[in-house]
A computed fold for a 73-nucleotide RNA from Nannocystis sp., annotated as transfer RNA. The sequence is in RNAcentral, with records from ENA. Its mean pLDDT, the model's own confidence on a scale to 100, is 80.
RNA sequence: GGGCCCGUAGCUCAGCCGGUAGAGCGACGGACUUUUAAUCCGUUGGUCGGCAGUUCGAUCCUGCCCGGGCUCA
Numbered sequence: 001g002g003g004c005c006c007g008u009a010g011c012u013c014a015g016c017c018g019g020u021a022g023a024g025c026g027a028c029g030g031a032c033u034u035u036u037a038a039u040c041c042g043u044u045g046g047u048c049g050g051c052a053g054u055u056c057g058a059u060c061c062u063g064c065c066c067g068g069g070c071u072c073a
Base pairs, nucleotide, nucleotide: 001072002071003070004069005068006067007066010025011024012023013022019056026044027043028042029041030040031039049065050064051063052062053061
C1' cells in the first nucleotide's frame, strides 16, 4: 500500500428487507432481613465513530475520513 470484517448505554451485545433504538450486567432508590448478601419492585441511562450524499424519512443504502482486528504483498 491492496482486500475483508467490526465501531450502538459505564461494560457485553441485539436491532429482521430504511419508518425517529432494546436486552442482560452495572449504578441509584425502595421492599424484605438484626445487618450484609441473595431475591423482588421502581428509576437511570445513548449527537447509533465523524463529515457529506440519496430519501418524505438513515443505526440500516452510497462516498470520504478516523480507530480496532484479520489477511495479501
Description: Rfam family: tRNA. It is annotated as a transfer RNA. About the family: Transfer RNA (tRNA) molecules are approximately 80 nucleotides in length.